[in-house]
RNA sequence: AGAGUUUGAUUCUGGCUCAGAACGAACGCUGGCGGCGUGGAUAAGACAUGCAAGUCGAGCGAGAACUUGCGGGUACAAAUAUCUUCAAGUUCUAGCGGCGAAAGGGUCCGUAACACGUGGGCAAUCUACCGUGAAGUUCGGAAUAACUUUCCGAAAGGGAAGCUAAUGCCGGAUGUGAUCUCCUCGAGGCAUCUCGGGAAAAUCAAAGCUGGGGACCGCAAGGCCCGGCGCUUCACGAUGAGCCCGCGGCCUAUCAGCUUGACGGUGAGGUAACGGCUCACCGUGGCGACGACGGGUAGCUGGUCUGAGAGGACGAUCAGCCACACUGGAACUGAGACACGGUCCAGACACCUACGGGUGGCAGCAGUCGAGAAUCUUUCACAAUGGGCGAAAGCCUGAUGAAGCGACGCCGCGUGGGGGAAGAAUGGCUUCGGCCCGUAAACCCCUGUCAUUCGCGAGCAAAGCUCGUGGUUUAACAGAUCUCGAGUUGAUAGUAGAAAAGAGGAAGGGACGGCUAACUCUGUGCCAGCAGCCGCGGUAAUACAGAGGUCCCAAGCGUUGUUCGGAUUCACUGGGCGUAAAGCGUGCGUAGGUGGUUGGGUAAGUUCGGUGUGAAAGCUCCGGGCCUAACUCGGAAAGGUCAUCGAAAACUACUCGGCUAGAGGAUUGGAUGGGAGACUGGAAUUCUCGGUGUAGCAGUGAAAUGCGUAGGUAUCGAGAGGAACAUCAGUGGCGAAGGCGAGUCUCUGGACAACUCCUGACACUGAGGCACGAAAGCUAGGGGAGCAAACAGGAUUAGAUACCCUGGUAGUCCUAGCCGUAAACGGUGCGCACUUGCUGUGGGCGGAAUCGACCCCGUCCGUGGCGAAGCUAACGCGUUAAGUGCGCCGCCUGGGGAGUACGGUCGCAAGACUAAAACUCAAAGAAAUUGACGGGGGCCUGCACAAGCGGUGGAGUAUGUGGCUUAAUUCGAUCAACGCGAAGAACCUUACCUGGCCUUGACAUGCAAGUGGUAAAAGCCUGAAAGGGUAAUGACCCCGCAAGGGGAGCUUGCACAGGUGCUGCAUGGCUGUCGUCAGCUCGUGUCGUGAGAUGUUGGGUUAAGUCCCGCAACGAGCGCAACCCCUAUGUCCUGUUGCCACUCCCGCUAGCGCGGGAAGCACUCUGGACAGACUGCCUCGCUUAAACGAGGAGGAAGGUGGGGAUGACGUCAAGUCAGUAUGGCCCUUACGGCCAGGGCUGCACACGUACUACAAUGCCUGGUACAGAGGUCAGCGAGACCGCAAGGUGGAGCAAAUCCCUUAAAACCAGGCCCAGUUCGGAUUGUCGUCUGCAAUUCGACGGCAUGAAGUCGGAAUCGCUAGUAAUGGCGUAUCAGCUACGACGCCGUGAAUACGUUCCCAGGCCUUGUACACACCGCCCGUCACAUCAUGAAAGCCGGUUGUACCCGAAGUCACUGUGCCAACCCUCAGGAGGUAGGUGCCGAAGGUAUGACUGGUGAUUGGGAUGAAGUCGUAACAGGGUA
Repeated sequence: AGAGUUUGAUUCUGGCUCAGAACGAACGCUGGCGGCGUGGAUAAGACAUGCAAGUCGAGCGAGAACUUGCGGGUACAAAUAUCUUCAAGUUCUAGCGGCGAAAGGGUCCGUAACACGUGGGCAAUCUACCGUGAAGUUCGGAAUAACUUUCCGAAAGGGAAGCUAAUGCCGGAUGUGAUCUCCUCGAGGCAUCUCGGGAAAAUCAAAGCUGGGGACCGCAAGGCCCGGCGCUUCACGAUGAGCCCGCGGCCUAUCAGCUUGACGGUGAGGUAACGGCUCACCGUGGCGACGACGGGUAGCUGGUCUGAGAGGACGAUCAGCCACACUGGAACUGAGACACGGUCCAGACACCUACGGGUGGCAGCAGUCGAGAAUCUUUCACAAUGGGCGAAAGCCUGAUGAAGCGACGCCGCGUGGGGGAAGAAUGGCUUCGGCCCGUAAACCCCUGUCAUUCGCGAGCAAAGCUCGUGGUUUAACAGAUCUCGAGUUGAUAGUAGAAAAGAGGAAGGGACGGCUAACUCUGUGCCAGCAGCCGCGGUAAUACAGAGGUCCCAAGCGUUGUUCGGAUUCACUGGGCGUAAAGCGUGCGUAGGUGGUUGGGUAAGUUCGGUGUGAAAGCUCCGGGCCUAACUCGGAAAGGUCAUCGAAAACUACUCGGCUAGAGGAUUGGAUGGGAGACUGGAAUUCUCGGUGUAGCAGUGAAAUGCGUAGGUAUCGAGAGGAACAUCAGUGGCGAAGGCGAGUCUCUGGACAACUCCUGACACUGAGGCACGAAAGCUAGGGGAGCAAACAGGAUUAGAUACCCUGGUAGUCCUAGCCGUAAACGGUGCGCACUUGCUGUGGGCGGAAUCGACCCCGUCCGUGGCGAAGCUAACGCGUUAAGUGCGCCGCCUGGGGAGUACGGUCGCAAGACUAAAACUCAAAGAAAUUGACGGGGGCCUGCACAAGCGGUGGAGUAUGUGGCUUAAUUCGAUCAACGCGAAGAACCUUACCUGGCCUUGACAUGCAAGUGGUAAAAGCCUGAAAGGGUAAUGACCCCGCAAGGGGAGCUUGCACAGGUGCUGCAUGGCUGUCGUCAGCUCGUGUCGUGAGAUGUUGGGUUAAGUCCCGCAACGAGCGCAACCCCUAUGUCCUGUUGCCACUCCCGCUAGCGCGGGAAGCACUCUGGACAGACUGCCUCGCUUAAACGAGGAGGAAGGUGGGGAUGACGUCAAGUCAGUAUGGCCCUUACGGCCAGGGCUGCACACGUACUACAAUGCCUGGUACAGAGGUCAGCGAGACCGCAAGGUGGAGCAAAUCCCUUAAAACCAGGCCCAGUUCGGAUUGUCGUCUGCAAUUCGACGGCAUGAAGUCGGAAUCGCUAGUAAUGGCGUAUCAGCUACGACGCCGUGAAUACGUUCCCAGGCCUUGUACACACCGCCCGUCACAUCAUGAAAGCCGGUUGUACCCGAAGUCACUGUGCCAACCCUCAGGAGGUAGGUGCCGAAGGUAUGACUGGUGAUUGGGAUGAAGUCGUAACAGGGUA
């Protein structure tokens, strides 16, 4: 510090997710030790048991026990034991009394508050114990617990009578002093006042306990004196508390008004104290948009976590403050409480009970139950620290100190260290060679942390007390106090530490597709599963599961949850609003915010300095202590919207006074569809009347509905009525926007210009508010020509509730009133200022010039276009900013749900405004790029259409396919399959089916064992064959003298063979297709943030990205073309098997001439080599040119001469695992192998490709002419003979320019047929043959004779072809025993017609445009319906919670009144009084009750929409002109 994820790719916007840190955590797996921390976050739920607050006998009486003593009694001889009166002492304690119990400890319910924090105030206060100082501590009295007796009760407890004490209670005295009243002086302050001094009057105190003692008194106690502790009054201090105030810190406006003790005053009461705190009376105030009131949530803080910081979240442990103590209310006592372990009342709950009545409160420490994902021991000790009481010893202390449990956290340590390669074994992978685990282990040498053992063993301890020594004080050896010595005190704990022995006891968890460090094998097969996001899994998964390996952490590791971060994703630091979310429809204007220039003053903001405070702990820094660290101690620093004092006066503010540049006013002027009202006008439509006139009109893509013979349409004339205002008319004008268009008049608004004058900041913006606000809609009344929702009819259509047509009502118009919304758009808030320009246009003014105007120049205002800088993600904006700044307002924060629900406000309604959540997705989106596509556009090409010729589709047959059938009809191929793989299925082929057989196998290699009568094998048996059985005979090679050994062969066994089994979607190779279309790319440069663009686009041209020109491109590659082959012409060479002109010879012939031979290579020809054609030449055209085009000359050939081979980058997961090869999977007495038979040939049917025809341009018969290219030895096979023929016999010649196949056919000549189902056509069938072959039944071909079907030119539709082409005629070859060949591949013969042209169909290329497509239009995508699931709204109601108001009842209790009952202290004349009290009454008053509201939660038949879900149904609304924008 970033990363992943929207796209084919890109930039941006924007959300989601991840990596980090943290935790009082929980869960999973695992677990050695120690230190320090930490541990009920949920049910403030309920609690068994024990403990958590007592202490003082030196305040008091009483009692008990013990000891001692004097006595006494009993037992006893005594010692002794025991009982006991009294006295003394010690110990103990129920009660009275004092102090404490208000601290400490717990919890976080409530509380949005002066509760907390911070800083102040109290001149409005209190403070037990403590400290300092001053003064005092006197004289009396009456009771009452305990105790005794007695009564009631189950108990708890209570009543009565009697006795008694005090530091308990009461009265009197004294008054340093305090309080109060009045007077006076001084000082100060803050309004009431405060402080100090003086004087007078009134009122107000007290308690004793204990130690010691020389003199004096006393019988004694004691007095008295000296100490200590107490008590009383006062002052001050300290500590603690109370009250008040400024400021600060949560959410919600779908809570906007709240308030009656409410705000204030006077008086009174009350309090420690101010105060409506309370009450009476009076006034009507007080709070609130700077958020009152209401609702929700919450203890606050120091701090903790995170963060660079600013911030955000949190408030465990520790510390400060508040609140609470079963729930609610109340007071008492007290210095202090409205009191956790006190009281009273009410309620709920629980317990005891004799049923009458009682008792209780763990949110103290442990512990239990419950709920929960979840949180510990019913431990030890007061040794330390601290607290309470006490004179003290001491007692108490679940505070505290310790231990225990929990990896809950932080920190530390260990599980060993060094050497060690036969790189062991197992395991894993493998290309089978090896590699990894891996110096890792074993083995050798060491070390000794932790754990273990141990006759070792600290520190935390000092004080106090006891004893003793010494000093001070003193009358004193008391006492008090100080010093020294000795003794005594440890829960933790036999702990920390020390010592000893032995490598011995001690490693796991997660991850390994990317983010993110780390990869392979096996299993699984969209299953099982994973997943934080993107996403993996459908047979080769680095993503599931297991394993090996690796990576990361480590006594832990992961997961889950939560917080901050990353997130500049609420933006103060630090964001935005033309199109991504986002400018209110527009103006006026209130509050608020902001505000020109100059001078004086003030000092609120601001700046600087001082002082105070900001607890401790924590954080940071510097040091110290535990071995280190965590932890802890000491010191420093830091921390603020704080308070206060002082200074400054620039800026802001406030105040006073000026100015004119902002703003406004006055004057003059022109422009204007600005607004309102009244009046007027012409054209047109429709209707009415009349004339003329006759059969159609209207309407459409085409029609029909409709109108018209009752006279329409058309045309002429007249009239009625309503609405709208052609031309002018213009990115022209006006208005704030909506909006405004015939003319005139009246009223009226704003802007602009010119020139001076005036006011003197009067300004800008504008939350709320108010006004205006298209169309549609609503209310009432008019009006209604045209148009026209709804509606009706006609068409279209699969349907057509639409588009089109014929009609047509609301409405559109006017008046009055609502509504308040629009893509109300420049998708751009208003104002001001600044920042290069060019060019139109509207209005005004000026200059120059002119007779005047126009033109021209300048300037201000408005309205457009293009563009600089700059901005922008880009598109684009650009002085009319989306630039640069300032001021103010509004608005946004992922998509959907949703501008919806609920609530509220407005409206007659329709509805408008305001405005969520649950749930769901990982995107939704903007701009631009490359493609693809369009029922978008432009240009161009192609047998694409057109023009032609011939076909297919109809018939029959052949052949292939589908389908059907079948035991099997093997398999593959479907635009680019279908006479295709197959250049040839009777067996074989053959892969299929049935049946019979074989199992190391039909075939290859290796190993082991056996084997000489072995291998081989005639023959025989069985069988359909294969196979099985038997068996005469009977070997071979190498070494060796031989014996023997080895090999081959065979048998057996093991490895393995074998598979046309699967996957062409795992592959290689090959092929098809677009397409022989002209395209596809690269390097460098340039442009762009980028994807990309440029080049390759443009102007011409071409068959061509062919070439030329231009150009930020310059070059290059693969394609095109050429180079290659055939063919057309020529030259040269070659000369047999080719040729035969000339010459010669021989033979034949009447002759022409023919045959043979020689010679020859001229010609033809064969095979080579070369030449030739290049727009080279001429003319014209195009743009001067070039390229190119058109024409011409020459030439065998002319513009690529004709044909072939040649197929760019790529597309289709195209085809092929069955041609071969090949990964993986599968079978292994079978999915392998052999054999026989069958099938691939099956036939209601459909399609493709062909052949033959339908005839006279024909058919038949006869005659006759001319090829090329091929083949040939298990071959071609001549002449000759036989057969009607297929063919047969026979075998010359030929391994080939020689022989043979081999007579080419059409054509041509002659004759017949005469338009018919024929002398066309030949299917089908019968029969007889031939040939091949082991074998023609399923199932061959051919021949003869006979038979003689359909068919008379073929519907919709569709195919091929542009010249030696189509058409047509024959010939050859491969495969092959034969053949289904009419197929395929080639060869030659004869040999046309037509192309105006590119509108249309199809395909393709280039440019451009739109796009919501990118699996790319066979795309994308919308809505209803049906089904399932989920959340949510409404709903008759029902059930809760909180709360308001009114009323009823009214506990305890304070207060007030009463108090005739009762009462010790004082007075007292004994009557009574003062005073008090039980009781009663009243106000208030908790819980409870009744009634009625509000808010909120749950539930609810039914119902509404929403979201999601695999391939459901119906249509096709949107995206292209999306087919009606």